[in-house]
Predicted 3D model of a 73-nucleotide RNA (transfer RNA) from Thermomonospora curvata DSM 43183.
The source organism's lineage runs through Bacteria, Bacillati, Actinomycetota, Streptosporangiales and Thermomonospora curvata.
RNAcentral holds the sequence, with entries from ENA, GtRNAdb and Rfam.
The gene name in the source record is tRNA-Arg-GCG-1-1.
It matches the Rfam family "tRNA".
This record gives sequence, structure tokens and C1' cells, in this order.
RNA sequence: GUCUUCGUGGUGUAGGGGAUAACACGCCUGGGUGCGGACCAGGAGAUCGCAGGUUCGAAUCCUGCCGAAGACG
Repeated sequence: GUCUUCGUGGUGUAGGGGAUAACACGCCUGGGUGCGGACCAGGAGAUCGCAGGUUCGAAUCCUGCCGAAGACG
């Protein structure tokens, strides 16, 4: 330099045109306990890397850029 894959709550992942963006762990509040933990109930937290485009409608499709990993040279 070229090509491929990936980028979604704090962390790890799902979701591949119409859902309130889902799950686990973590966090907060309450219950529980002698105090905690396990466990139970509830809650906060992601406008989906950035900018355009397509579409009635985009996390999802297309283009550019940024970042990560890999392949080739």
C1' cells in the first nucleotide's frame, strides 16, 4: 500500500429493514441476614465509531473517513 472481518450500556455478547435496542456479569435502591454473601423485587445506564446517502422507515443497506484485528506484498 491492497484486500477481508469487526466497532452496539462499565465489561462480554445478541439483534442483518418496522421490537420500548435484548441477555449475562457489574452498578444503585429495597427485602433478606447478627453484619455480609447467596437468593428475591425494583431501578439507572447504549440516539448502535464519525459524516453523508438510499428508503415511507436504517443499529441493520451503500459511500467516505477514523479505530482494531487478520491476510497478501